Context: one part of a larger RNA
């Protein structure tokens, strides 16, 4: 050098641990903001760079409640204090809350700059400070108020002021507009992905739909939503790929109401000599079991609206049974004897596996204050019969041509529904539908509004789960959106373990200092802060034996 043994060093695998994550379940709660919000900057402690907490009252101020011995946050240390005349800490209201931000007095490279008004402080008097107030637009009312026009005025545009209300943010759900392309069709072009990504607005705790101009079939259902089913069915479809229903059934949930009109009436204006008529605007009146009108009756079931006895919850707590001993050992909760509690043998922890040690855990108990839910009552609201002459019932509407979109349906026999254009009714003896269209015939009743609950979500609180992770996993983060990186949008990490307790190695030696011998501590320093355990590739050391 090489092969083998012993034995170090580097490493940092693996084992075992868990703060942290995923995933999910059951309640809770779902919006926050010009009463300045989300989200920040900058302060703020005796000493304080960070996190946290808090706003010049600044790890805090009151108050009202729990609670009962210690307290000055993570966080050690001294210093200065505080507490049984109740701190600290927890709950409930409140106060304070710099400056940025919609930011809104203006301007602005956000967290800065510069004003004006009215009061206050201060000074002889400025200066300089304090507290309030000044933005835009929407409505609505007063004030004022032009050009052009008029005989003139009134109004109108504009202004002023004061009130309202709007702005801006939110994780996913959620309407409405806009809207691809890969892809798939074994190329593509109609089709398909897909009304899906992605872009815009705009709401809520949910949205949206919703009370039959619905269905269905010769029988009858009776709002809308969701969930099974029918049914991969009938249909569509270069009849390819695919796309893909209804009717009826079963469930979950369950609710209906209001306008306009007709008539009645009151106000203002206008027309006229006047009766009266006309417009407008209020109030009554009605709303598909149709109603105005007549003529008899007289407040019922019920309410989503307003208040409420009382009741049950949330926001702090309280208070909770039961075990001793003996030997190992560093330590007993494990072993080995005897016992006990259990409405409590979930669970964590404590020096190894603990029902009976601590916090807990079962069954139980509790609120000054503040807030949610159910409410008997109560107010308000809310009836019905008969008659059928006359009135009234939603118009640039239905409807049709053409042309789009949308329907499970790609122009098809193509109905129904919705847009654009040009045309354009009818009036309950009257319309609309039943998939071209006609007739019977059956069924409804458009063109006005609103509506809980079955559903969708989960950023946020609580309480549990896991044949989920266990540090190269698990969330990018056992915390970082940090540290880096980019002009910027953006991108973005690595990094846990000493030990039961720091008992964190006094003292002595060698060193300049790292470091290291001892010495003590611990069960263990071969657990010494480069700290559990410590493979492996790599590096060396001694040694055998071969070259």
């Nucleotide at each position: 050098g090489g092969c083998g043994c012993a034995g170090g060093g580097c490493g940092a695998a693996u084992g075992c641990c868990u703060u942290g994550g995923c995933a999910c379940u059951g309640g809770g709660a779902g919006c926050c903001g010009a009463u300045g919000a989300a989200a920040g900057a900058c302060g703020u402690g005796a000493u304080a760079a960070g996190c946290u907490g808090c706003g010049a009252u600044a790890a805090g101020c009151u108050u009202c409640g729990g609670g009962g011995a210690g307290c000055u946050g993570c966080a050690a240390a001294u210093a200065a204090g505080c507490a049984u005349u109740g701190a600290u800490c927890c709950g409930g209201a409140g106060a304070u809350u710099u400056c940025u931000g919609a930011a809104u007095g203006a301007g602005g490279a956000a967290a800065c700059u510069c004003a004006c008004c009215u009061g206050g402080g201060u000074u002889c008097a400025u200066a300089c400070u304090c507290a309030g107030g000044u933005a835009c637009g929407u409505u609505a009312u007063a004030c004022u108020g032009a050009a052009c026009u008029u005989a003139a005025a009134a109004a109108u545009a504009g202004g002023u002021a004061u009130a309202u209300c709007g702005a801006g943010g939110g994780a996913a759900c959620c309407g409405c507009c806009u809207g691809a392309a890969c892809u798939g069709a074994a190329a593509c072009a109609u089709c398909u992905a897909a009304g899906u990504a992605g872009g815009g607005c705009g709401a809520g705790g949910a949205a949206g739909a919703g009370a039959c101009a619905u269905c269905a079939a010769a029988c009858g259902a009776g709002a809308u939503u969701c969930c099974g089913u029918a049914a991969g069915u009938a249909g569509u479809g270069g009849c390819g790929a695919g796309c893909g229903a209804a009717c009826g059934c079963g469930g979950a949930a369950g609710a209906g109401g209001g306008c306009a009109a007709a008539c009645c009436g009151a106000g203002a204006g206008g027309a006229g000599a006047a009766a009266u008529c006309c417009u407008u605007u209020c109030g009554g009146g009605g709303u598909a079991c149709g109603g105005a009108c007549u003529g008899c009756u007289u407040u019922a079931a019920g309410g989503a609206c307003u208040g409420a006895a009382a009741g049950a919850g949330u926001u702090a707590a309280c208070a909770g049974a039961a075990u001793g001993g003996c030997a190992u050992g560093g330590g007993a909760a494990g072993g080995c004897c005897a016992a006990c509690c259990g409405a409590a043998g979930a669970g964590u922890g404590u020096g190894a596996g603990a029902g009976u040690c601590a916090c807990g855990u079962a069954a139980g108990u509790a609120a000054a204050a503040a807030u949610u839910c159910u409410g008997a009552c109560a107010g308000c609201u809310g009836c019905g019969c008969a008659g059928g002459a006359u009135c009234c019932a939603g118009a640039g509407u239905a409807c049709g041509g053409c042309c789009a979109g949308a329907c499970a349906c790609g122009u098809g026999a193509a109905a129904c529904c919705u847009g654009g254009u040009c045309g354009g009714a009818a009036u309950a003896c009257g319309g609309g539908g039943g998939g071209a269209c006609c007739a019977c015939c059956c069924u409804c009743c458009a063109a006005c509004c609103c509506u809980a609950a079955a559903u969708a979500c989960u950023a946020c609180c609580c309480a549990g789960u896991g044949a989920c992770c266990g540090a190269u996993a698990g969330c990018g983060u056992a915390u970082a959106g940090u540290a880096c990186u980019g002009u910027g949008a953006a991108g973005g990490a690595a990094a846990g373990g000493u030990g039961a307790a720091a008992a964190g190695g006094a003292c002595c030696c060698c060193g300049g200092g790292a470091g290291g011998g001892g010495a003590g501590u611990g069960a263990a320093a071969g657990a010494g802060a480069a700290c559990c355990u410590g493979a492996a590739a790599c590096c060396u050391u001694g040694u055998g034996c071969c070259u």